[in-house]
Context: one part of a larger RNA
Molecule: small-subunit ribosomal RNA, central domain
Organism: uncultured prokaryote
RNA sequence: UUGGGUUUAAAGGGUGCGUAGGUGGCUUUUUAAGUCAGUGGUGAAAUUUUGCAGCUCAACUGUAAAACUGCCAUUGAUACUGGGAAGCUUGAGUGUCGUAGAGGUAGGCGGAAUUUGUGGUGUAGCGGUGAAAUGCAUAGAUACCACAAGGAACACCAAAUGCGAAGGCAGCUUACUGGGCAAUAACUGACACUAAUGCACGAAAGCGUGGGGAGCGAACAGGAUUAGAUACCCUGGUAGUCCACGCCGUAAACGAUGGUAACUAGGUGUGUGCGAUACACAGUGCGCGCCCAAGCGAAAGCGAUAAGUUACCCACCUGGGGAGUACGCUCGCAAGAGUGAAACUC
Numbered sequence: 001u002u003g004g005g006u007u008u009a010a011a012g013g014g015u016g017c018g019u020a021g022g023u024g025g026c027u028u029u030u031u032a033a034g035u036c037a038g039u040g041g042u043g044a045a046a047u048u049u050u051g052c053a054g055c056u057c058a059a060c061u062g063u064a065a066a067a068c069u070g071c072c073a074u075u076g077a078u079a080c081u082g083g084g085a086a087g088c089u090u091g092a093g094u095g096u097c098g099u100a101g102a103g104g105u106a107g108g109c110g111g112a113a114u115u116u117g118u119g120g121u122g123u124a125g126c127g128g129u130g131a132a133a134u135g136c137a138u139a140g141a142u143a144c145c146a147c148a149a150g151g152a153a154c155a156c157c158a159a160a161u162g163c164g165a166a167g168g169c170a171g172c173u174u175a176c177u178g179g180g181c182a183a184u185a186a187c188u189g190a191c192a193c194u195a196a197u198g199c200a201c202g203a204a205a206g207c208g209u210g211g212g213g214a215g216c217g218a219a220c221a222g223g224a225u226u227a228g229a230u231a232c233c234c235u236g237g238u239a240g241u242c243c244a245c246g247c248c249g250u251a252a253a254c255g256a257u258g259g260u261a262a263c264u265a266g267g268u269g270u271g272u273g274c275g276a277u278a279c280a281c282a283g284u285g286c287g288c289g290c291c292c293a294a295g296c297g298a299a300a301g302c303g304a305u306a307a308g309u310u311a312c313c314c315a316c317c318u319g320g321g322g323a324g325u326a327c328g329c330u331c332g333c334a335a336g337a338g339u340g341a342a343a344c345u346c
Base pairs, nucleotide, nucleotide: 003318004317005316006315007300008299012314014201015200016199017198021194022193023192025088026087027086028085029084030083031082033081034080035077036076037075038074039073040072041071042070048066049065050064051063052062053061054060091191092188093187094186095184096183098181099180103177104176105175106174107173108172109171110154115149116148117147118146119145120144121143125136126135162169163168206247207246208245209244210243211242215241216240220236221235222234223233258313259312260311261310262309263308266291267290268289269288270287271286272285273284274283295302296301319346320345321344328339329338330337331336
């Protein structure tokens, strides 16, 4: 390389949009590029294969045939693929009418709780732990009451729930706004699928500028524990966590399972449509779960939400370590990210 693979053994890109490219529904007609057939030319010789012959045999040699799987020209065939033309509606999209939702962005509002402040009541402890101590407290703490301030998060509802491409999204409400699904079958008429490069989005942490700062809390300090304790436990506590704008671009970004389409027994729960309405049990879509037939799998398991049976496209893997390192390049303010070896060694 061919091949074989990618849930867990190496291997699915974090996710989407989309360019090139690859692939592509049904019917008629045309063309004849691919495809198939015939004919002609060429495909040097040697080599190779087969037959026969010559050296006593063989190697070797001679001779005849085959082969040289290819290329060119030409004449035909037209099922399939491609090109041209015309049409179709089932794929795809649009419309109409409904529907569910923590989908997104911006604004407003709310109560509980923590903390702090002020005032009041009140007196000697509080706090914390396995036990303690550091700490707080007679300058009146803890506890209780009232008022105020401020920040962050939204108990119950709540779920095998819902929504979103993924990351993710949860108090209430207003405005703007994206997508889905069902019914209908009015419109377009293959407009489709996938997607290298590219572009956009992308948890947490981190970075820049300016705010904010209640609680929590890396670092740090102290107290314990311990042989030690740069920890686990305790008392404090700075960045950070929050907001605006701009970067970063990574995660066990996981279903460790790429996307689209088709096909292959059932049972059961649940969310949400449609359609009927009954005398029981269902029907038909789209989701989220569980158990299983066939089948698959090394097994665990998967099993219409496939890891089954197929088609198309993309990404990726090819023994362990060295190493996601070095070097170079690109990006970044930096941290670093992306791309990504070899020697050597087992």